[in-house]
RNA sequence: CGCUGCACGAGGCAAACCCGCCGCGAGGCGGGGACGCAAAGCCUCCGGUCUCGAAUCCACGGCUCGAGAUAGCGGGGUUGCCGAU
Numbered sequence: 001c002g003c004u005g006c007a008c009g010a011g012g013c014a015a016a017c018c019c020g021c022c023g024c025g026a027g028g029c030g031g032g033g034a035c036g037c038a039a040a041g042c043c044u045c046c047g048g049u050c051u052c053g054a055a056u057c058c059a060c061g062g063c064u065c066g067a068g069a070u071a072g073c074g075g076g077g078u079u080g081c082c083g084a085u
Base pairs, nucleotide, nucleotide: 005082012037013036017032018031019030020029021028022027035072041078042077043076045075046074047073048070049069050068051067052066053065054064056062
């Protein structure tokens, strides 16, 4: 240094839910709170899921297109603590 992995050490993040705010919405932000996480740090390039709009359609649903959300749904990219095996 690389692989592997929370062994050791220092720790880190924060699900659901509640309150306040933002958003048509999915959802996001702040506070509380911990289900969990070895990248649950960061990035929408690919797929999935979800929302909004348009079009098609008698209607519903579905397909298609556009815009958005989810990084704690995976893949991928990138950076990082420790240093036992």